[in-house]
RNA sequence: ACAGUAAUAACGCUGAAUUUUUCAUCAGGAAAUGCGGGGGAACCAAUUAUUAGGGGUUAAUCCUUAUAGGUAGGGCUUUUUCUUCCAGUCCGAAUCCGUCAGCUAACUUCGCAAGCGUUGGAGGAGUGGACCG
Numbered sequence: 001a002c003a004g005u006a007a008u009a010a011c012g013c014u015g016a017a018u019u020u021u022u023c024a025u026c027a028g029g030a031a032a033u034g035c036g037g038g039g040g041a042a043c044c045a046a047u048u049a050u051u052a053g054g055g056g057u058u059a060a061u062c063c064u065u066a067u068a069g070g071u072a073g074g075g076c077u078u079u080u081u082c083u084u085c086c087a088g089u090c091c092g093a094a095u096c097c098g099u100c101a102g103c104u105a106a107c108u109u110c111g112c113a114a115g116c117g118u119u120g121g122a123g124g125a126g127u128g129g130a131c132c133g
Base pairs, nucleotide, nucleotide: 011117012116013115014114019032020031021030022029023028034112035111036110037109038108039107044102053100054097055096056095057094062070063069064068073091074090075089076088077087081125082124083123084122085121086120
């Protein structure tokens, strides 16, 4: 000097997955707050679908010459926030319901995890703080 590993703290990223209170004191339970998902009328839609099942969450669909390539779509690179363009880079999975669900007010119900570490250029908009006049 470079690289790797471990721990702590801060900052930050994907994501709905935040912030609190309380009981108990291994654990776990309950409630609130905020965010997110499902079911569920009228009207509308559908007018033939029903094993080639169907449907939901998610960016994660679809195609092909298919163990690979591409792609709808999605994220990061601007560490005050948002946004446009260029460029670069990465993802494009998984899983749930169980024969069943269009939309959907009232109503009802469920979740608040998991995994990571940030290369650049040119603009626009707005917010906050400090100092000076």

The RNA shown here (c-di-AMP riboswitch aptamer (ydaO/yuaA leader)) has 133 nucleotides and comes from a Clostridia bacterium. Model confidence (mean pLDDT): 78 of 100. Its Rfam family is "c-di-AMP riboswitch aptamer (ydaO/yuaA leader)". Gene Ontology terms of the family: cyclic-di-AMP binding and regulation of gene expression. It was read from a public genome assembly, where an Rfam model found it.